[in-house]
Context: one part of a larger RNA
Order: sequence, then C1' cells, then structure tokens
RNA sequence: UGACGGGGACCCGCACAAGCAGCGGAGCGUGUGGUUUAAUUCGAUGCAACGCGAAGAACCUUACCAGGUCUUGACAUCACCCUGAUCGCCCUAGAGAUAGGGUCUUCCUUCGGGACAGGGUGACAGGUGCUGCAUGGCUGUCGUCAGCUCGUGUCGUGAGAUGUUGGGUUAAGUCCCGCAACGAGCGCAACCCUCGUCGCUAGUUGAAUUGUUCUAGCGAGACCGCCGUUACAAAGCGGAGGAAGGUGGGGAUGACGUCAAGUCAGCACGGCCCUUACGACCUGGGCGACACACACGCUACAAUGGCCGGGACAAAGGGCAGCCAACCCGCGAGGGGGAGCCAAUCCCAUCAAACCCGGUCUCAGUUCAGAUUGCAGGCUGCAACCCGCCUGCAUGAAGUCGGAGUUGCUAGUAACCGUAGGUCAGCACACUACGGUGAAUACGUUCCCGGGUCUUGUACA
Repeated sequence: UGACGGGGACCCGCACAAGCAGCGGAGCGUGUGGUUUAAUUCGAUGCAACGCGAAGAACCUUACCAGGUCUUGACAUCACCCUGAUCGCCCUAGAGAUAGGGUCUUCCUUCGGGACAGGGUGACAGGUGCUGCAUGGCUGUCGUCAGCUCGUGUCGUGAGAUGUUGGGUUAAGUCCCGCAACGAGCGCAACCCUCGUCGCUAGUUGAAUUGUUCUAGCGAGACCGCCGUUACAAAGCGGAGGAAGGUGGGGAUGACGUCAAGUCAGCACGGCCCUUACGACCUGGGCGACACACACGCUACAAUGGCCGGGACAAAGGGCAGCCAACCCGCGAGGGGGAGCCAAUCCCAUCAAACCCGGUCUCAGUUCAGAUUGCAGGCUGCAACCCGCCUGCAUGAAGUCGGAGUUGCUAGUAACCGUAGGUCAGCACACUACGGUGAAUACGUUCCCGGGUCUUGUACA
C1' cells in the first nucleotide's frame, strides 16, 4: 500500500422487510448430470453452466458410429506431360458413392499454341485433431457500481503519502465550502435514439366529406428558470404555472482492472500431431436411448370457473418460386379456385384474446383437467419406421394448490390475455418484439446477501 475480520462509523441496491404472482408436489416439453450404447459428436459447470452455443438434428445439417468406397484428393494455386472435350440426358449393375455403355457437344489462332475441361507426375491441399495455461478478436462478471489515475509541487531515508482526506450535498470523485496543494485525463452527467405536449411544413395508398385524427420531417418546451423557506454556498423542502418538475419514462452507451473466467467448434493465428488417413465421398444408424437426479418452462387441479350462442376494442410486424381474397367442397386439419398485391393501396387477418350480454353445469375426480393409447384422415418433403406437425372420433391417467427451501417484481410495473417476427420445405410450451386488461405494498434499515467511503487490528501478500 492492499486484502481480510462472526472490528467500528456512515451510505446504497427488490438486499431484507411490507405485498402480489410463482417455483419446489402432478402430467408433459426442453436442457443437464448419470447410466446405457457400435455411436448416444463436441463445448458451457457456483453466482456469471443447465429453453446455454442450437434464430429451428427425419436425409442434409453432422463434427459421432457401422458398413461400402477414394488417394494430388470434396476445395485452392503452380510447373511439366498426355488427351479433346467437360457438363447434361438415357440404359445397365449397385443401398448409394461409383463403375460400364450409348447419345449430345466448344471458342480464339500467326497452326507453334492458348482459353477451358479431363487424366498422369510433383510441389501441395485437407484436418470441427491437441493446447483458450502460447495468442488475436469477441464475450460474460463485479457493475451503469462511482470509482481509477496522471503532470508539477510539497512531505517521507524509502515503500509511499498528499491531491482523492475533512464539513455539507447528490443518483454520481455531482456540486459547494475548507485544506500544501494547483491543475488535468479515463469514467459520471450532457451531446444520440425513442415515448409523452404544442407549433410549422407536406400530404399519397390513410380520414366515407373536413388536415380534428393519422403519416413523417423541422422546430419549441424543463433550466431548481419564478415565489416562499432553511444559514451566507452547494443543495433540500413546499408552491405557482405547465402536457411534463427536480435525471419526466425507456433505450443505446460498461472507466482502470478482477476471475491464467469463456471461446483453437464462428473466424484468425504460434507450436505439436495425422497424411492410401485423425483427410474425403456415400448408404443406414445415432445426436431423440432411460431404474434415476437436478434446472428452466407449459398445462392444470376449477364456479372471480368450464361449455354453448351472440356482440366489441389493438399495436407491431411479414409477404414474389411469396402473402394468398371472394366463391365452392369437407365436421375439421385441409382441398379446389383464382382476384389483388413488390404493398399506409392487396393478403396474412372480419386481423386478436382476455372482455361484455344471454343460456347451461351446482361442488363431483365432475360438462374440472387433459396425459396416454386405438382407429380414421390432412400437410410438407425424394422420403415422416427409428424421428415431424395438424385434424376428427374414441380412450380418458396423475392431479383437490404442493415439505424443507427458493425466484421475480416498486407502475402502465407485477399478474393475466392474445398478436407478430426471425430461424424455417415442414416443425416453437423456446427466443425476440408488440399491444389489451391492469393491481397490492414499501413502517423502516436491527438482521441475510452484494457494493461504496472513512477508520481500526493483523503472525496474510
């Protein structure tokens, strides 16, 4: 100087408390451990791994396994030699890779050759093989916590200190005052995006008419500016005006550093290793196994509910080998059909659901719940056995609110409700975004957890 203390003082955070909804019990989905397996590819492992890399494993993907095959190679560049086609299509063998046969077929030219393609030889390719403890880059975390430093000066033999401590104040090393310090940098804040109010401009495809709404560009507006008060500062508290008040809400933004944190499988890259195989192609299988354990979710256990009929109101998105209207067929998934739309125009989509009105059920393992299974179908796709999604009929399991424990959330938040998108041929209970309905509680900081400042002890560095 740090680090640590079941030392002290002060302060903060959904940290506790006060509340609301959950998880932990059940069934199912997904991930992981374990076990199994020919293989169940690999990585991630307290917080900060476990709906994580996966924004989508039937083949492909795919890195794993079995079998069948290739060796200048599936891919790149170069040199030399040979050939003139290669590709495509058809036939045969084969699971296919592939092999054989047939068919079709070039361009420039100084006639040497060249372009291109195939074969051979040699350089080389190739490796998701190892090392994240050799690395770059990127990322997580403490933590959006308020800190981390420097120059000069001063003090100290020195390590170092001072500044950065103290008194106030703040979300903040934010600002004020004081002070052997005076300044400065990286952080904080502001500048950026968005929502909320108003004005101006422009309006198509939007408003049935009308710039009221709407769309999208510019600007205004908030600064403790005004008043009162506390002490003369910073600031705090109250008030007026205002759409908005003391950082207005949300986002982007992550200092010096810590964890030899994570990633050699995104990519790059040093070293090591393989080179008729640790490279490459194909078919099939596996990544989907299942005595079990954990994590994250979905659906429920019902009457503020289930079912039936009728009625209402969004936002944000996506669409050309795409979105797909009307109409017809089908109980339905869906099929036929073909209009419109490269989209404020048409479609997904009457765009919603919770909600409202009426009816029914009457507390029961039920008209709750829907797992499981049987049958019959639909769709995508070369192909749904392993192993997709959906529909109809039948079947109707566990489950009557969950032990110890544990999670999230302070407002348009939690909770509940649906919608869209990316990935994608198909497949979403996940993820990302969007709106609808819309609470309860916070006395307080003693305690638990994490953090900041000062101080104290130390046999630790």